A computed fold for a 74-nucleotide RNA from Nitrospira sp., annotated as transfer RNA.
Its mean pLDDT, the model's own confidence on a scale to 100, is 81.
RNAcentral records the identical sequence in 2 taxa.
The sequence is in RNAcentral, with records from ENA.
């Protein structure tokens, strides 16, 4: 100093131009249980997609910049 990947909910990821989702944690409620936790079934809440620009009718997506990290390579 170059080059590729990643950056989305508290975590771990999906989401490749047209109203941002899953699991897992979390609240509530219910089965179970002498309590209680574990277990299991329903249900609820969580994020403007790392940051600032630019095309677009319309960006998490596509271009540029900058920031953070991984691996290379000089």
């Nucleotide at each position: 100093g170059c080059g590729u990947c990643u950056g989305u909910a508290g975590c771990u990821c999906a989401g490749u131009g047209g109203u941002a989702g899953a699991g897992c944690a979390g609240g509530c409620g219910g089965c179970c249980u002498g309590u209680a936790g574990a277990g299991c079934c329903g249900u609820c809440g969580g994020g403007c997609c790392g940051u600032g620009g630019g095309u677009u009718c319309g960006a998490a997506u596509c271009c540029c910049a900058c920031c953070a990290g991984a691996c290379g390579c000089u």